Predicted 3D model of RNase P RNA and transfer RNA as a complex of 440 nucleotides.
RNA sequence: GGAACGGGCCGGACGGUCGCGCAUCAAACGAUGUGAGGAAAGUCCGGGCUCCGCAGGGCAGGGUGCCGGGUAACACCCGGUGACCGGUAUUUGCCGGUUAAGGAAAGUGCAACAGAAAAUAUACCGCCUCCGUUCACGGAGGUAAGGGUGAAAAGGCGGGGUAAGAGCCCACCGCCCGGAUGGUAACAUCCGGGGCACUGUAAACCCCACCCGGAGCAAGGCCAAAUAGGGGACAAGGUACUGCCCGUACCGUUAUAAGUCCCGGGUAGGCCGCGUGAGGAGGCGGGUGACCGCACUCCCCAGAUAAAUGACCGUCCUUCCCUCACGGGAAGACAGAACCCGGCUUAUAGGUCCGUUCCUUUA
RNA sequence: GGCGGCGUAGCUCAGUUGGUUAGAGCAGUGGAAUCAUAAUCCACGUGUCCGGGGUUCGAAUCCCUGCGCCGCUACCA
Numbered sequence: 001g002g003a004a005c006g007g008g009c010c011g012g013a014c015g016g017u018c019g020c021g022c023a024u025c026a027a028a029c030g031a032u033g034u035g036a037g038g039a040a041a042g043u044c045c046g047g048g049c050u051c052c053g054c055a056g057g058g059c060a061g062g063g064u065g066c067c068g069g070g071u072a073a074c075a076c077c078c079g080g081u082g083a084c085c086g087g088u089a090u091u092u093g094c095c096g097g098u099u100a101a102g103g104a105a106a107g108u109g110c111a112a113c114a115g116a117a118a119a120u121a122u123a124c125c126g127c128c129u130c131c132g133u134u135c136a137c138g139g140a141g142g143u144a145a146g147g148g149u150g151a152a153a154a155g156g157c158g159g160g161g162u163a164a165g166a167g168c169c170c171a172c173c174g175c176c177c178g179g180a181u182g183g184u185a186a187c188a189u190c191c192g193g194g195g196c197a198c199u200g201u202a203a204a205c206c207c208c209a210c211c212c213g214g215a216g217c218a219a220g221g222c223c224a225a226a227u228a229g230g231g232g233a234c235a236a237g238g239u240a241c242u243g244c245c246c247g248u249a250c251c252g253u254u255a256u257a258a259g260u261c262c263c264g265g266g267u268a269g270g271c272c273g274c275g276u277g278a279g280g281a282g283g284c285g286g287g288u289g290a291c292c293g294c295a296c297u298c299c300c301c302a303g304a305u306a307a308a309u310g311a312c313c314g315u316c317c318u319u320c321c322c323u324c325a326c327g328g329g330a331a332g333a334c335a336g337a338a339c340c341c342g343g344c345u346u347a348u349a350g351g352u353c354c355g356u357u358c359c360u361u362u363a
Numbered sequence: 364g365g366c367g368g369c370g371u372a373g374c375u376c377a378g379u380u381g382g383u384u385a386g387a388g389c390a391g392u393g394g395a396a397u398c399a400u401a402a403u404c405c406a407c408g409u410g411u412c413c414g415g416g417g418u419u420c421g422a423a424u425c426c427c428u429g430c431g432c433c434g435c436u437a438c439c440a
Stems, first nucleotide, its partner, number of pairs: 001359010012316007020035006037334001041345002044343005049216004056246004061212005066080005081101001082099007102207002107205002109201003124147002126143007155173002158170003174196001175194008220272004230263005237251004265439003279299004283294004317332006364436007373389004382420001391407005413429005
């Protein structure tokens, strides 16, 4: 210097003219200020806010799931543990990545095809013993060490042992049980015991622990306008919380109505909610970090309602094209607020910084 | 803006405790029959199960994520 991978940041800059939305000032003309994003997107999670009845209990339903921490909260983030994968070294290890990772010795289901046998194990080939024999083989039994099937074959490997074999016995490793030490914990290390009982699947039912009331700014409040203040359904019941039961509240209790729902009718206008907030920038302090604290300083930074955020010019930046050159021309990634916020996911030309690995050059 | 649902052959649809190879009807192609056509009969083909990833031995089916399409949703008395 280049390439690949991973991560962070920026994502055209400055000035002028005209125009548009909003705020303030002004009697008015107008003036001043301000005006998209890292994703404003998908609406996948979590919260604020508003209303319903301040929403209680049980069943059902949904979600989460190693451990600790952060947070308003989370399925998010940070730090660690275990497992798996890759690289390196090959003695322990080191570096990087992935991880929806509770329970399969509570229960149930499933494991197609192949295979002798698939969870109460199992004898096809082979090996060994015995019997028969026409010496090709047949029959009875033993055997899971070898072959073969499969995603998976009931601990692995070595030795002893045996007719051949086998945790049958033994050492090491694995597994299970108990204990000690370290750690907040997940877990790790060590010691002792057990001959091995215990396949996989819970993003299958399920069990355990914890969490969850419902609807959503078209929530909801106020004003105005208009209409047939029309018809129907509902009773020891109706409605309010979606499925059921209990509880609670309102209405009603023999028929006027109220209430809820349906059909029909009318209007499709305005104001609030609506931006001072889990706000931003800097500084100091705490923490490995996510993040937190400060009675430290500064700032106010879009609020439209069929919806503004645009066009042109000049200088520069990047890329491409034409030209020997001077110079000329074209283009500027993804995309665009709509109650707000914290995350995740997806889209994104180009530039830049950091880390790891490899190649090349120079000293 | 918010909420809900769907996606399987050219069209309309089946297919769910996950099991080999995904089916039916219509349509299409070829043949039989007919003087010829239709109807009828016989045979045949047709799929990235909307895309990608994961769980599993195994996914149309279970989970995550993206894409496309459809429906509902105002206020007043």
It holds a member of the Rfam family "Bacterial RNase P class A". The family's RNA type in Rfam is ribozyme. Rfam links the family to the GO terms ribonuclease P activity, dimeric ribonuclease P complex and tRNA processing.